[in-house]
RNA sequence: UCGUGCUAGACGGGGAGGUAGCGGUGCCCUGUAACCCGCAACCCGCUACAGCGGGGUUGAAUUCCCUUCUGAGGUCUUCGUUUCUUGGGAAGGCGGCGGGACAAGUGGCGUUGAAGGCCAGGUCCUGCGCAAUGAAGACUUGUGAACCCCGUCAGGACCGGAAGGUAGCAGCGGUAAACAGGAAACUUCAUGUGCCGCAGGGUCACCUGGUUGGAGCCGGCUGUCUCGCAGGCGUCCGGGGGGCAAGAUCGGGGAAGGGUGCACGA
Repeated sequence: UCGUGCUAGACGGGGAGGUAGCGGUGCCCUGUAACCCGCAACCCGCUACAGCGGGGUUGAAUUCCCUUCUGAGGUCUUCGUUUCUUGGGAAGGCGGCGGGACAAGUGGCGUUGAAGGCCAGGUCCUGCGCAAUGAAGACUUGUGAACCCCGUCAGGACCGGAAGGUAGCAGCGGUAAACAGGAAACUUCAUGUGCCGCAGGGUCACCUGGUUGGAGCCGGCUGUCUCGCAGGCGUCCGGGGGGCAAGAUCGGGGAAGGGUGCACGA
């Protein structure tokens, strides 16, 4: 150096999460020449040689081991920056809403007579009346009492020597309470009733009319001032999410360099 047989090793790795910790199942990234079966999130298996059990392939190198560089992707942090969202505060800015004042503009009313003054009436209150509605009563019709209502009381009963008398059921007739109905008129009471009438009161708030008066009045819109309300924008104090930036950390893959066993034979 070559050949044969074997052994260690390898047959994916990583991030977050979870865990005392490690690995796995599930999620994500990467990636392949990347074995099979069983187990498992109120988990499964282990303990620094840190998945376990069973079977298989390959095997000392392009595939195993170590170092360096590069680096997909993940995670964490920040008086950082930006954006979205959320809780609270204040009421000096912008905007909104409401009240008041003014009457400059605009509009409306006004010499076919404004404001103001006076008078009368109404709206308001009290009493009475009328009407309406409702209820009750009276009236009227019918029904209507086993006995404790009335009249008449067959039969029967009782008293009597008799004449006669007494109470009285059923039946018949009537009536009380009660029940049901009627309605032209009557009485009483009530009322969230009335374009109703009479009398009295009240008031300047509103309306109507008359009269006086002789030029203003109203406040719709714009505007100015002022008072208040809410808290939309902005502002102040906090919370949370996303993007970007910076830093830290883990790091698939890739590149380069180095390392690696035993037996036999030639």
Bacterial large signal recognition particle RNA from a bacterium, 266 nucleotides, folded computationally.
Its Rfam family is "Bacterial large signal recognition particle RNA". Rfam's curators write: The signal recognition particle (SRP) is a universally conserved ribonucleoprotein involved in the co-translational targeting of proteins to membranes.
It is recorded under the gene name ffs.
The RNAcentral record of the sequence draws on ENA.